[in-house]
RNAcentral holds the full RNA, with entries from ENA.
Large-subunit ribosomal RNA, domain V from Cenarchaeum sp. SB0675_bin_21, 585 nucleotides, folded computationally.
It matches the Rfam family "Archaeal large subunit ribosomal RNA".
Context: one part of a larger RNA
RNA sequence: CCAUCAUCUUCCAUCGGGGAGAGAAGACCCCGUGGAGUUUUACUGCAGCUUGUGCCUGUAGUAUAGUAAGGAUUGCACAGGGUAUCUGGGAGCCAUGCCCGGCAUUCUACGGGAUGUCGGUGAAGCAACGAUGUAACACCAGACUCUUCUUGCAGUACUACUUAUCCGUUGAAGAGCGGAGACAAGUGCAGGUGGGCAGUUCGGCUGGGGCGGCACCCCUUUGAAAAGAUAUCAAAGGGGCCCAAAGGUCAGUUCAAACGGGUCAGAAAUCCGUUGAAGAGGGCAAAGCCAAAAACUGGCCUGACUGGGUUUCCAAACGCACGGAAUCCAGAGACGAAAGUCGGGCUUAGCGAUCCUUCGUGUGCCCACUAUUGGGGCCCGGAGGUGACAGAAAAAUUACCCCAGGGAUAACAGGCUCGUCGCGGGCGAGAGCUCCUAUCGACCCCGCGGUUUGGUACCUCGAUGUCGGCUUUUCCUAUCCUGGUCCUGCAGCAGGGGCCAAGGGUGAGGCUGCUCGCCUAUUAAAAGGGAACAUGAGCUGGGUUUAGACCGUCGUGAGACAGGUCGGUCUCUGCCUGAUGGAAG
Numbered sequence: 001c002c003a004u005c006a007u008c009u010u011c012c013a014u015c016g017g018g019g020a021g022a023g024a025a026g027a028c029c030c031c032g033u034g035g036a037g038u039u040u041u042a043c044u045g046c047a048g049c050u051u052g053u054g055c056c057u058g059u060a061g062u063a064u065a066g067u068a069a070g071g072a073u074u075g076c077a078c079a080g081g082g083u084a085u086c087u088g089g090g091a092g093c094c095a096u097g098c099c100c101g102g103c104a105u106u107c108u109a110c111g112g113g114a115u116g117u118c119g120g121u122g123a124a125g126c127a128a129c130g131a132u133g134u135a136a137c138a139c140c141a142g143a144c145u146c147u148u149c150u151u152g153c154a155g156u157a158c159u160a161c162u163u164a165u166c167c168g169u170u171g172a173a174g175a176g177c178g179g180a181g182a183c184a185a186g187u188g189c190a191g192g193u194g195g196g197c198a199g200u201u202c203g204g205c206u207g208g209g210g211c212g213g214c215a216c217c218c219c220u221u222u223g224a225a226a227a228g229a230u231a232u233c234a235a236a237g238g239g240g241c242c243c244a245a246a247g248g249u250c251a252g253u254u255c256a257a258a259c260g261g262g263u264c265a266g267a268a269a270u271c272c273g274u275u276g277a278a279g280a281g282g283g284c285a286a287a288g289c290c291a292a293a294a295a296c297u298g299g300c301c302u303g304a305c306u307g308g309g310u311u312u313c314c315a316a317a318c319g320c321a322c323g324g325a326a327u328c329c330a331g332a333g334a335c336g337a338a339a340g341u342c343g344g345g346c347u348u349a350g351c352g353a354u355c356c357u358u359c360g361u362g363u364g365c366c367c368a369c370u371a372u373u374g375g376g377g378c379c380c381g382g383a384g385g386u387g388a389c390a391g392a393a394a395a396a397u398u399a400c401c402c403c404a405g406g407g408a409u410a411a412c413a414g415g416c417u418c419g420u421c422g423c424g425g426g427c428g429a430g431a432g433c434u435c436c437u438a439u440c441g442a443c444c445c446c447g448c449g450g451u452u453u454g455g456u457a458c459c460u461c462g463a464u465g466u467c468g469g470c471u472u473u474u475c476c477u478a479u480c481c482u483g484g485u486c487c488u489g490c491a492g493c494a495g496g497g498g499c500c501a502a503g504g505g506u507g508a509g510g511c512u513g514c515u516c517g518c519c520u521a522u523u524a525a526a527a528g529g530g531a532a533c534a535u536g537a538g539c540u541g542g543g544u545u546u547a548g549a550c551c552g553u554c555g556u557g558a559g560a561c562a563g564g565u566c567g568g569u570c571u572c573u574g575c576c577u578g579a580u581g582g583a584a585g
Base pairs, nucleotide, nucleotide: 008585009584010583011582012581013580014579015578017577018576019575021572022571029406030405032403034402035401036398037397038396039395042200043199044198045197046196048193049192050191051190052189053188054187055186058161059160060159061158062157063156064155066153067152068151069150070149071148072147075144082137085143086142087141088140089139092126093125099120100119101118102117103116104115105114106113107112165180166179167178168177169176170175203216204214205213212233217239218238219237220236221235222234240389241283242345243344247301248300249299250298251297252296253295255279257275258274259273260272261271281290282289284350286348287347288346305331306330307329308328309327310326311325312324313323333342334341335340356384357383358382359381360380362379364378365377366376367375413460414458415456416455417454419453421449422448423447424446425445426444430440431439467542468540469539470538472534473531474530475529476528477527480505481504482503483500484499485498486497487496488495508520509519510518511517548566549565550564551563552561553560554559
């Protein structure tokens, strides 16, 4: 000096492993006392429709039920003269007839007539009497009942009319014509119906949410760690009553069980005796408590009172309603000889605001009206109920969906765990003719792995692209083949079981979207796995998982379905790093 290889710096091109690459405050999921669309037998309303009624609204008539008043009428057992409604009074009643007289009015042919009234007259009749009968009649008064008439009231049904009103038509209008007609139409009030329309709601807890449950208000025991307090969808259970006696008081009594005895009578019936601190009972859960009682039985009662104060639990800092409990004072009582006890029940569960409605109490209080009847409210006490139990008035659906948020919370992946899964070991009952360990190996016990399925909710919801296939690479060994070697219940061939070993290999086809699996013919063999179930800024997009649609099932419906089915936009110009090829120094 040349060639080659390696390295460094810079550059060019290509690729798409990483930057949980970019894009879009995740559309799945949950949450919000957020929204919207839709549905309905959600709640509350409104149109509309309908029914009744008032006004507009008049005339004439027929029929008819009710009610009130007035008048008239009816009332039959048998007996009795006979068609006795009932009750009371009751010994007389009737004068309208006829005759006579007086007065007044009126008419008059002056003879008189008519009407009203007063007085006299007394015939006749009815009743009484008697008889019958539960009841006795005349007459008077009151009531019932039947039928009928008149009037009033508010009606009902129907018929007819035309002037209100309405409709049609002609007309520029006034108006005319035709039809309907007191019904329509119009209007006020009230009832019903009413997703046609509108507004609104559609609880909470929760090992995600939903489904389930109530752990949402109370009581008992455990957990609870020897004061008190104490959580979980922790364990075991209860309450939302009951009782006029199962309450108060006074008095008396003693239980369960066992043993002995005893007619029917037996293991157990009722009776007698003995033992018997409680092994019974106390309305009900559990705990505590209770024997001359808190248990059982009887007498008398109603304190299961009225008014007021204090303390306490609920509620372990302060504060806290409802509700519960204890205690004291006053009053009037119950029981007891008395002392005394009694404001429900042996104790601890058995419960409920405002507003509204309603009830009780008081010769209480306040307000308004024009007068009465009356109206509204206050004071004290009770009831009607909110169990999501300190108490809104309240159904669904959304895959047509939207917004605010959340990795406070699910689905994928990762982390932790490893019941499940896979693999291994200890022991060795038994099988293996005999013989645990050639081979297989129950029960029990101990591990490893992190390829299954779970659990958890630690990272990510201002997004880490989700199954399978294709492509391409690398790693593990618990080795399917190929290599070496040991044991054999290994004669050989062929096998079975171990040890070392991951260099290389482990293929093709049919069905299915499939992974898997089944099948076919080969092969030395057709091993198993990891790498964000490797790999979508590499491809695909068959499946799943938007919007359309069909079927089955469910739902009244809108709609829903790890049910089926057909269809259905896969973006990115490469900054850094990395890789590959190349160039220059």